[in-house]
Small-subunit ribosomal RNA, 3' major domain from a Coriobacteriia bacterium, 470 nucleotides, folded computationally. Its Rfam family is "Bacterial small subunit ribosomal RNA". NCBI's taxonomy places the organism under Bacteria, Bacillati, Actinomycetota, Coriobacteriia. Its mean pLDDT, the model's own confidence on a scale to 100, is 86.
Context: one part of a larger RNA
RNA sequence: AGACGGGGACCCGCACAAGCGGUGGAGCAUGUUGCUUAAUUCGAUGCAACGCGAAGAACCUUACCUGGGCUUGACAUCAUAGUGAAGCGGCGGAAACGCCGUGGCCGAAAGGAGCUAUGACAGGUGGUGCAUGGCUGUCGUCAGCUCGUGCCGUGAGGUGUUAGAUUAAGUUCUAUAACGAGCGCAACCCACGUCGUAUGUUGCUAACAUUUAGUUGAGGACUCAUGCGAGACUGCCCGAGUUAAUCGGGAGGAAGGUGUGGACGACGUCAAGUAUCAUGCCCUUUAUGUCCAGGGCUGCAAACGUGCUACAAUGGCCGGUACAACGGGCUGCAAGGCGGCAACGCCAAGCGAAUCCCUUAAAGCCGGUCCCAGUUCGGAUUGGAGGCUGCAACUCGCCUCCAUGAAGUCGGAAUCGCUAGUAAUCGCGGAUCAGCAUGCCGCGGUGAAUACGUUCCCGGGUCUUGUACU
Numbered sequence: 001a002g003a004c005g006g007g008g009a010c011c012c013g014c015a016c017a018a019g020c021g022g023u024g025g026a027g028c029a030u031g032u033u034g035c036u037u038a039a040u041u042c043g044a045u046g047c048a049a050c051g052c053g054a055a056g057a058a059c060c061u062u063a064c065c066u067g068g069g070c071u072u073g074a075c076a077u078c079a080u081a082g083u084g085a086a087g088c089g090g091c092g093g094a095a096a097c098g099c100c101g102u103g104g105c106c107g108a109a110a111g112g113a114g115c116u117a118u119g120a121c122a123g124g125u126g127g128u129g130c131a132u133g134g135c136u137g138u139c140g141u142c143a144g145c146u147c148g149u150g151c152c153g154u155g156a157g158g159u160g161u162u163a164g165a166u167u168a169a170g171u172u173c174u175a176u177a178a179c180g181a182g183c184g185c186a187a188c189c190c191a192c193g194u195c196g197u198a199u200g201u202u203g204c205u206a207a208c209a210u211u212u213a214g215u216u217g218a219g220g221a222c223u224c225a226u227g228c229g230a231g232a233c234u235g236c237c238c239g240a241g242u243u244a245a246u247c248g249g250g251a252g253g254a255a256g257g258u259g260u261g262g263a264c265g266a267c268g269u270c271a272a273g274u275a276u277c278a279u280g281c282c283c284u285u286u287a288u289g290u291c292c293a294g295g296g297c298u299g300c301a302a303a304c305g306u307g308c309u310a311c312a313a314u315g316g317c318c319g320g321u322a323c324a325a326c327g328g329g330c331u332g333c334a335a336g337g338c339g340g341c342a343a344c345g346c347c348a349a350g351c352g353a354a355u356c357c358c359u360u361a362a363a364g365c366c367g368g369u370c371c372c373a374g375u376u377c378g379g380a381u382u383g384g385a386g387g388c389u390g391c392a393a394c395u396c397g398c399c400u401c402c403a404u405g406a407a408g409u410c411g412g413a414a415u416c417g418c419u420a421g422u423a424a425u426c427g428c429g430g431a432u433c434a435g436c437a438u439g440c441c442g443c444g445g446u447g448a449a450u451a452c453g454u455u456c457c458c459g460g461g462u463c464u465u466g467u468a469c470u
Stems, first nucleotide, its partner, number of pairs: 001470002003467003007464007015454002019418005026309008034300002042053002064295007073121001077120007087102006105112002123284002126282003132278002134274003137270001139268001144183006150159003162175004189262004194230007204219002208217002233256001236250005311411001315370007327358003332351002336347004377408001382403007424446007
């Protein structure tokens, strides 16, 4: 100087407390361990691995296994020599591929493309993330981390950065052997909330006509869209404070003291992670490369994590009826009509989209029914019949209908999230994608309770103290 303390002082955080809803019990989905296996590819492992890499394993993907092939190679560049390519047909084969036949490239030429042979070389999701770059997680959006000169100290180093206030903040003020400065904080950026203004089509419709319908004429008022501006600064008032920083209250205001949310992550820590990529070294080279078929990654005594659905009446079922936003669409989205109980099929308008479509949002509201029961709760499981995608749904997809109706009556110890348009609850869209979400990323609808307080648990910051630790 640090680190640590079941030392002290001060302070903060959904850290506790106060509340609301969960997890832990059930069934299923998914990830992991373990076991099994020819293989169940690999990585991730306290927080910070475990719906993680994977934004989508039937083949492909695929890295694994079994078997069948190839060896200048599936891919790149170059050299030398040679050469009637590719394609099509037949045969063998699971295919890759092999054999036979046919065919006969561009250019006037030089030459080129392709193929064959040879040699340089290719290739490797092989090892090492403890050789690395880059990227990322984490402490932590915590308020810290440093430098120049000066001063103090033999020196390591200290001072500044401490103190008194204050702040979300090393934020600011005052004091001060310090005076300044840098990286962080804040601001500058984006979105939302108010107003003005410009422009009105595909958007909108107050007035005037018109219509089943903003449908058409028309209009730019309104909504909305797209630009450009205004607005919030403790600016104003009262009080407190050191005349300061700042704090409490108030006015006006759409918004008030960081308005709300996002992007943004200092010096560093964990030899943290790395199979996108790049790269050193090592290893491999008729194989650890590469092609193909099939299988596996989906195996199941058990254990754990994350979720979904429930156990019901604030509910289930049936009928009627209202109101979104974000997005996506041409090998695409598909209105409408017809067929089918349905999944879906057939025909097909419109739309490369503020125009057309996906797109009826659902919870809600109105009416009916059930009457507390393992039930008209719950839907697992299984049987049957179908639909869709795709070369192909046996291993191993999703959906529909009929039948079946399991566990489950609110969950032990323990444990998680959340402070407001939040939690809870309800549906909708998108990426990936032929097909396949209860996951992920977004969107809107309905919309709470509670916070006395900082003694305690956890984590963190500043000062100080002890230390046999560094």